[in-house]
Context: one part of a larger RNA
Molecule: large-subunit ribosomal RNA, domain I
Organism: Myroides guanonis
RNA sequence: GGCGUAUGGGGAAUGCCUAGGCUCUCAGAGGCGAAGAAGGACGUGAUAAGCUGCGAAAAGCUGCGGGGACGGGCACACACCGAUUGAUCCGCAGAUAUCCGAAUGGGGCAACCCACUAUGUUGAAGACAUAGUAUCCGAUAGGAGGCAAACCCGCUGAACUGAAACAUCUAAGUAGGCGGAGGAGAAGAAAACAAAAGUGAUUCCGCAAGUAGUGGCGAGCGAACGCGGAAUAGCCCAAACCAAUGUUGUUACGGCAAUAUUGGGGUUGUAGGACCACGAUAUUUCUUGCGGCUUUAAUUAGAAUCAUUUGGAAAGAUGAACCGAAGAGGGUGAUAGUCCCGUAUAAGUAAGAAAAGAUAAGAAUAGUGGUAUCCUGAGUAGGUCGGGACACGAGAAAUCCUGAUUGAAUCCGGCGGGACCAUCCGCCAAGGCUAAAUACUCCUGAGAGACCGAUAGUGAACCAGUACCGUGAGGGAAAGGUGAAAAGAACCGUGAAUAACGGAGUGAAAUAGAUCCUGAAACCAUACGCUU
Numbered sequence: 001g002g003c004g005u006a007u008g009g010g011g012a013a014u015g016c017c018u019a020g021g022c023u024c025u026c027a028g029a030g031g032c033g034a035a036g037a038a039g040g041a042c043g044u045g046a047u048a049a050g051c052u053g054c055g056a057a058a059a060g061c062u063g064c065g066g067g068g069a070c071g072g073g074c075a076c077a078c079a080c081c082g083a084u085u086g087a088u089c090c091g092c093a094g095a096u097a098u099c100c101g102a103a104u105g106g107g108g109c110a111a112c113c114c115a116c117u118a119u120g121u122u123g124a125a126g127a128c129a130u131a132g133u134a135u136c137c138g139a140u141a142g143g144a145g146g147c148a149a150a151c152c153c154g155c156u157g158a159a160c161u162g163a164a165a166c167a168u169c170u171a172a173g174u175a176g177g178c179g180g181a182g183g184a185g186a187a188g189a190a191a192a193c194a195a196a197a198g199u200g201a202u203u204c205c206g207c208a209a210g211u212a213g214u215g216g217c218g219a220g221c222g223a224a225c226g227c228g229g230a231a232u233a234g235c236c237c238a239a240a241c242c243a244a245u246g247u248u249g250u251u252a253c254g255g256c257a258a259u260a261u262u263g264g265g266g267u268u269g270u271a272g273g274a275c276c277a278c279g280a281u282a283u284u285u286c287u288u289g290c291g292g293c294u295u296u297a298a299u300u301a302g303a304a305u306c307a308u309u310u311g312g313a314a315a316g317a318u319g320a321a322c323c324g325a326a327g328a329g330g331g332u333g334a335u336a337g338u339c340c341c342g343u344a345u346a347a348g349u350a351a352g353a354a355a356a357g358a359u360a361a362g363a364a365u366a367g368u369g370g371u372a373u374c375c376u377g378a379g380u381a382g383g384u385c386g387g388g389a390c391a392c393g394a395g396a397a398a399u400c401c402u403g404a405u406u407g408a409a410u411c412c413g414g415c416g417g418g419a420c421c422a423u424c425c426g427c428c429a430a431g432g433c434u435a436a437a438u439a440c441u442c443c444u445g446a447g448a449g450a451c452c453g454a455u456a457g458u459g460a461a462c463c464a465g466u467a468c469c470g471u472g473a474g475g476g477a478a479a480g481g482u483g484a485a486a487a488g489a490a491c492c493g494u495g496a497a498u499a500a501c502g503g504a505g506u507g508a509a510a511u512a513g514a515u516c517c518u519g520a521a522a523c524c525a526u527a528c529g530c531u532u
Stems, first nucleotide, its partner, number of pairs: 001531009015517001016481002020452002022449007029441002031147002039100003042055003050074002061094006070082003105114003115133007135144003151182001152180005162169001166216001192199002203230005213221002234433003237377001241264010269411001271376004275370004284364006290357001294353002299347003305320005321338002323327001329341003382406008392418001413428005468475002488516001491503004
C1' cells in the first nucleotide's frame, strides 16, 4: 500500500408521514367603488422586532342572539389585569375607520407640501377646529370616473409556422392592443327555409359529414337541408286617423293653415290598419299591498364495553357483552361502532329569501263585416367601381356589410328561392325589446379522486412572489418531521468559557439531545486479520 471483517465519522438517499397542492362534482355568489374601492404607507400591545388583527374610540368599542369557564392572537416566560353581576369565544347588526391611492381645493419625487370660502375660539392680526372647494354628462334631481380571474360583444389586428423553398393560400380574424356590458353576454319572433311534400323566432348538443363544395384543385379549409334531443314566449313603436297645448302665418276675427310636443289610435302578408257599420266589457296576464307553508347564522340533544394478558402505553390478543335511522371520518401513548370530537336522526331562532292562497287597488290585453279614399320605416332597396363577410380565394357567384358614385316602387306594390328569364312557391326589408336551454370561476360551503407526497404536488406544505439578481420592464430560489408527553438534561467534574465533553438525571428508547424519525452510497478514520 491492497483486500477483508468489525466499529465509528460524514452525508443525505430511501422508507413512513402530511400541515400543502392538483383535478373535479353539487350548491351558493357572481361584483367592490366619491357613503372614497382594490392595493398600500404609517401607527396600534405593560414589555413588542416579525406575522395576524385593528385605526388616534387603534390585538379593539356598542347592541342583540348563542354559549357556560376560563381568558388577555401566532407566542410555550414574567408581571399585572379581566371573568358565574356570565368574560374570552361564535353569529348578526352597528360605531370608529390616520395618510396615500380613481384621489377629487392647488401642487407633488404616492403615503408629503401649500391654500381659499363659511362658521367658531374672537373685537383685531396670526394660529387652530369643523364643513366645503376637481372634471365630465344632465334643465333639475342625479349620474359617471377606478379596480377585479375567466367567460361575452364590438373596433383594431400580427408574425413565427405549414405549404418539406416561396409570393396567392395557411397560421388566423388566432396572439396582442382599445372600448363596452352582465351574472351571464350575444342572437332572436322570417322581406326565413324548403320543393310539388312541408316546416314555422333564437341559442346549445348529437348526427348528417370530413359529405357537398372550396383550394398555387397544393398545403389545407369545410358547410347546409334534414333528423334526434335540451329549453321554450312572445311582444312594443313609426305612420294613416282623432284631440290637446305652444309657436308662426293669415283672416272676413267665426276660424283656417303650417310646425313642434304630448295623449288616444295602431302594428300585419290566407295582407293588416285607418275609415264606415255592427257588437260587447269577455278572457288572460302583470305590479303593489296582505299572507306566510317552507328555508335559514351562531347553536342544542344525540345509542352502546368490560375483564384478563403482552407492552412504556391497548385501541392489539383472549374471553364474555351491548348499540345500530349512528360500522362516514378524525383523535386518543400501537389497529376503538360502544373513550373523545363527531356521525344517522331530531330540534331551534334574528335578519333575509319565499310556495299555496284569498282579497283590494292599479296597469296591460280581444271580436265580426264592408271596402271608394288614406297609411304601412328613402338618400333606403337596387345599380356601377373598390374592399370585406359568407365553408365558397371573382369564379357561372346568388346572399350579407359598405368607402366612392348613382338611385326606385308604394299593394294592380316589394323581396327571395345560388348568374339570368318565365311559371310556381315562400315571405314583407330599410325602427325597437325579449326569459330559458349555453359559456366561465377571483370567491364561499359541502364532498370526491385506480391525483402528488417535500428534486413530487402550485413558484410558494416553512413569515414566498419572500431572500436574492437587474437602472428597469422583469427574473426568482432554497428551506417540512425530537418525543406519547418537554418529562428540553437539576446537580457535579474537565475546561479560559455562556464552547465542547465526561458523569448524574428524564424517557420505552438519548446511536430520539434540539445540526434531534429512519439514516443507503461516495468520502474519511480506528481496531483486528490476511497479503506485497